[in-house]
RNA sequence: AGAGUUUGAUCCUGGCUCAGGAUGAACGCUAGCGGCAGGCCUAAUACAUGCAAGUCGGACGGGAUCCGGCCUUUCGGGGCCGGUGAGAGUGGCGGACGGGUGCGUAACGCGUAUGCAACCCACCCUGUCCCGGCGGGUAGCCGGUGGAAACGCCGGGUAAUCCGCCAUGCGCCCCUGGGGGGCAUCCCCUUGGGGUGAAAGCGGCGACGCGGGACGGGACGGGCAUGCGUCCCAUUAGGUAGUCGGCGGGGUGACGGCCCACCGAGCCCACGAUGGGUAGGGGAUCUGAGAGGACGGUCCCCCACACUGGCACUGAGACACGGGCCAGACUCCUGCGGGAGGCAGCAGUAGGGGAUAUUGGGCAAUGGGGGCAACCCUGACCCAGCCAUGCCGCGUGAGGGAAUGAGGCCCUACGGGUCGUGAACCUCUUUUGACCGGGGACAAUGUCCCGCACGAGAUGCGGGAUUGAGGGUACCGGUGGAAUAAGCAUCGGCUAACUCCGUGCCAGCAGCCGCGGUAGUACGGAGGAUGCGAGCGUUAUCCGGAUUCAUUGGGUUUAAAGGGUGCGCAGGCGGCGCGUUAAGUCAGCGGUGAAAUGUCGGGGCUCAACCCCGGCACUGCCGUUGAAACUGGCGUGCUCGAGUACGGAUAAAGCGGGCGGAAUGUGAUGUGUAGCGGUGAAAUGCUUAGAUAUGUCACAGAACACCGAUUGCGAAGGCAGCUCGCUAAUCCGCAACUGACGCUCAUGCACGAAAGCGUGGGGAUCGAACAGGAUUAGAUACCCUGGUAGUCCACGCAGUAAACGAUGAAGGCUAGCUAUUGGCGAUAUACAGUCAGUGGCCAAGGGAAACCGAUAAGCCUUCCACCUGGGGAGUACGCCGGCAACGGUGAAACUCAAAGGAAUUGACGGGGGCCCGCACAAGCGGAGGAACAUGUGGUUUAAUUCGAUGAUACGCGAGGAACCUUACCCGGGCUUGAAAGUUAGUGCCGGACCUGGAAACAGGUCCUUCCGCAAGGACACGAAACUAGGUGCUGCAUGGUUGUCGUCAGCUCGUGCCGUGAGGUGUCGGCUCAAGUGCCAUAACGAGCGCAACCCUUGUCGCCAGUUGCCAUCAUUAGGUUGGGGACUCUGGCGAGACUGCCGCCGCAAGGUGAGAGGAAGGGGGGGAUGACGUCAAAUCAGCACGGCCCUUACGUCCGGGGCGACACACGUGUUACAAUGGAUGGUACAGAGGGCAGCGAAGGGGCGACCCGGAGCGAAUCUCAGAAAGCCAUUCCCAGUUCGGAUCGGAGUCUGCAACCCGACUCCGUGAAGCUGGAUUCGCUAGUAAUCGCGCAUCAGCCAUGGCGCGGUGAAUACGUUCCCGGGCCUUGCACUCACCGCCCGUCA
Repeated sequence: AGAGUUUGAUCCUGGCUCAGGAUGAACGCUAGCGGCAGGCCUAAUACAUGCAAGUCGGACGGGAUCCGGCCUUUCGGGGCCGGUGAGAGUGGCGGACGGGUGCGUAACGCGUAUGCAACCCACCCUGUCCCGGCGGGUAGCCGGUGGAAACGCCGGGUAAUCCGCCAUGCGCCCCUGGGGGGCAUCCCCUUGGGGUGAAAGCGGCGACGCGGGACGGGACGGGCAUGCGUCCCAUUAGGUAGUCGGCGGGGUGACGGCCCACCGAGCCCACGAUGGGUAGGGGAUCUGAGAGGACGGUCCCCCACACUGGCACUGAGACACGGGCCAGACUCCUGCGGGAGGCAGCAGUAGGGGAUAUUGGGCAAUGGGGGCAACCCUGACCCAGCCAUGCCGCGUGAGGGAAUGAGGCCCUACGGGUCGUGAACCUCUUUUGACCGGGGACAAUGUCCCGCACGAGAUGCGGGAUUGAGGGUACCGGUGGAAUAAGCAUCGGCUAACUCCGUGCCAGCAGCCGCGGUAGUACGGAGGAUGCGAGCGUUAUCCGGAUUCAUUGGGUUUAAAGGGUGCGCAGGCGGCGCGUUAAGUCAGCGGUGAAAUGUCGGGGCUCAACCCCGGCACUGCCGUUGAAACUGGCGUGCUCGAGUACGGAUAAAGCGGGCGGAAUGUGAUGUGUAGCGGUGAAAUGCUUAGAUAUGUCACAGAACACCGAUUGCGAAGGCAGCUCGCUAAUCCGCAACUGACGCUCAUGCACGAAAGCGUGGGGAUCGAACAGGAUUAGAUACCCUGGUAGUCCACGCAGUAAACGAUGAAGGCUAGCUAUUGGCGAUAUACAGUCAGUGGCCAAGGGAAACCGAUAAGCCUUCCACCUGGGGAGUACGCCGGCAACGGUGAAACUCAAAGGAAUUGACGGGGGCCCGCACAAGCGGAGGAACAUGUGGUUUAAUUCGAUGAUACGCGAGGAACCUUACCCGGGCUUGAAAGUUAGUGCCGGACCUGGAAACAGGUCCUUCCGCAAGGACACGAAACUAGGUGCUGCAUGGUUGUCGUCAGCUCGUGCCGUGAGGUGUCGGCUCAAGUGCCAUAACGAGCGCAACCCUUGUCGCCAGUUGCCAUCAUUAGGUUGGGGACUCUGGCGAGACUGCCGCCGCAAGGUGAGAGGAAGGGGGGGAUGACGUCAAAUCAGCACGGCCCUUACGUCCGGGGCGACACACGUGUUACAAUGGAUGGUACAGAGGGCAGCGAAGGGGCGACCCGGAGCGAAUCUCAGAAAGCCAUUCCCAGUUCGGAUCGGAGUCUGCAACCCGACUCCGUGAAGCUGGAUUCGCUAGUAAUCGCGCAUCAGCCAUGGCGCGGUGAAUACGUUCCCGGGCCUUGCACUCACCGCCCGUCA
């Protein structure tokens, strides 16, 4: 000293939370010792029992009991004398202290400072004087008597330091003379006279001691009064009748309305009275840098109280804790008539409570009461006991000790790491604890006795005797032995400390943010670590952090916050000069601020805590002396603030009256005819009884077009036709007058849009409510037709608003530029200046930023108003106002961890601008209807294995499911295993065959080894062991790969610059492009990944090369068959070619454009490969790889069979069709690209055909698949469910294959279904494209291929255009969205 938390990120505002300290604490776990301190915060609840205030025989009368002596006796005893002196009584002093508690009290109660000329004070100290005489009763006691008791009553006798009287008396009172002083009443000293008020004795042989009385003084203690300070609520605003004052009196120790009579009408209050709530106050304590906040337990001071309430008595002192009386509640006793009691004293009990101790010891010390004293009493006190309640100190050991490391835990696991020098082990020490001994320490002095000294005393010194609860304690020594002693919390961030397992939004954690839904450092356990340590955590509370109530030290345009506006009382603040004063202010000095506490220094307990001594501090209050700058007071002057006068100017300023035209509606009348009106489109409505439209006349009410503005005026609300009158304002000029007259303003008063209310008018238009018509799922709305209140006027109320510049008023100061309104100056409509206003842009500066910026939100001064997290709520209650509506004032419970402001990046918008794409449009052909094929959903099933699911799944993984594949199901087997590696051992392996079995497998017979000289090797079997295996789960743990946005033109970086920052700039703008393509411009300059190009292919030409290709010329031939040729085609290698290069036009350029030229090709020639940063937790753990989890005679593996092919249905993708641009039959022509040896397979032959026989040729420019088909030429069909269509079914076959039942393809014959062009809707395609036609290939034994990938043949139509749909790019705008519009969010219901 700060940190966490609002956001995708940022800055700010703002709340919540944490880290610190503290406590009379409590709770949980744990616990060795000591010192010091503390210990009912709650029920001021109720209390059993014991103790807590007595003492004095030296004040008094007496005297039980016991002892001794004498006398006597009826032997029970009695009497006398002496001693002892209990209990009770009279009397004195003390029970008013000490101890407890905090109820009450907001008060002179407390604190502080003063005053008493208005007072008291027993005991103590001091001074002066005195103590003479007389009298009196009454307790106890004796006798009697009442009552259960408590407690009395009657009679008799008696003492005192008890009571009374007389005398004396320096006091007091009255009169009087003098002196002094002060503070109003007055006070002090003193002379004389009069009146009045005292006393007690006891002890001692004695000296004398202790006492008594009066008065003066002191000390101590108290009483009273006053200034200042002393909690919350204004949703408590008025309170007060002895109330306030006076005169007189009463009362008191004393002043006073304390009390009373009379007189007056005051007194308190916004500087908070009265009322309500809460509370003992202070020294101090805790916290804080301080200011402050909180608090008042222990200790000290004061107050109040003593079961509750009231009252007085006694006394120096009380309205009296352990005194009294009365009343009340409660408890107890009772013989029912009556009585007794008061722990908020110390212990203790019950109760309450989260919670707070022993019915202990002692008067040894300190202190107190009584006493001459000894001494007695003292739950004050000193000690001990209990409790980790706190603070402080000590210990639980110290040193050495491992290339060896048990065990636990973790890991990348043959190994390593960690607990860990930790332990063991060796050496050492002995605090503490145990035992033994010492210590008879200190606390200690008091008392008594004796002696000495002098100052003769409560004196000092010396000697002697005696006194200890704590305690045989502290402390010291010795003995033995590591021996007797460690826990608690935490480990996601804040915050120091990390891994494993378990769990699986469960169980749980949590102070805030937040963790947990199968890899959790956040839950539970463990290992380890961190923090503190005889404690550690939790809870509660206070301060801090919080500058988050801001005096120090905050704010109010938009975050919470400027009152709607003006006037203005109180209050606050106030210009220049001089003089004076000294209240504020400052300084010196004095008093006080108790002690303790705090702090500094020193000292004592071994240290510390603790305690002691000294200094300081105690920031305060009071007094006094001074200073005079500033503020204030008083006096005087000034003119610049403010105002007045004079001259001029301006305006929609206000109020009242008069007048005007346009429009609207209505009435009358004319013309005129079928509609009008209204809307997105309509309808309601009006209209043939004549509307709408149009002409004329008339009436009514309301508002004032153009001018008109970015204008003007007003305090705000607000103000607009013209004109007259009245009222007010502002500005300018001038400088005559006043002389600070000023600013602000709580309460108050006034004004205050619209709507609204009351009464009365008025009512044209418009028009809440209402009605109807539409819209809609509904439509109590938006739109339409009507329409009441209202809108207008007068008078009265209301008093609000986004009453906004969301910006209070006034004054001063701080660069400019520009526009405009009204003045001035000037001849002037230029221009510049100046004053006052109204706008724009900006310097400095401010601000979180947006922005503000002389009209401040800048820099300052003064005053007012207002704010303190969001919701609840401007609500409730109360009060005030109002006719009402409602307004003003204005909470709390509860709840949330945010709510907010500004700005940033994106995404989004039924926002805008620009642009693109088969996106739409224009066109061609399809899909959606049918049948079939195929995939999917669903259903079914023992199983129908799994995955893919909008676009971006669905002829997808499948480029080949009859077995295999195969992962699924049923059944039968195996368990180191179906496969691979290493090793001992064995010798096989292989082939033929037999038995069982569905096979796997098990058993058996026969034949038989290979290489090498050898060692050995190859191969196979194989016990045991180490590795296995899993298409089981998690694609949300991953790699790799892929889809999509998207071949879209974007995505970024470095440096610089701008911004507090997120971030921006660059990448924006203009032109251009297919393109962030290029050019220009430019606080940016460059660069990277993308684009383009480089690559492949195709189109033209050239060169090279000619076999298996080609054939123009020559020869030959049935045939490029052969000779030959190197021209052509073609093949395949290398080159050329295209670059807006040229020309015209447009353009600054880049570039565009032209049926241009040339060229095979022209402005990117066509096609392909190539996919930026990223998005979708997109897809795939089943292609592969891989972390974790799971299975291990099975979730592995082998085999047989089945299933993946099911079928009421639904969808996607396709095929074939519905026919004549066609079908059928016959004839006939022309490709390209591919494949081929377990292959393609020619010729020839057989079969209607599938196919079979056959085998030439060919590893292929040679042979072969291979007949291309549409086309063309003919013929036929004649619009029909057909000579269309071919599903389905029957039959017969072919081929592949171990095997075609489930479940293959093909062929032939027969059968001949639906279907006659397809609803809403929807798909593809811009040229060699669509459409149409066939051919080939991969996979493959075969094939469910109508699929996929290629190839060529024939070969179109259309694009005006970018409004609309979809997708995308750039710029901009809004936003409460940012898992981003499939968002967010509101209400109702459950």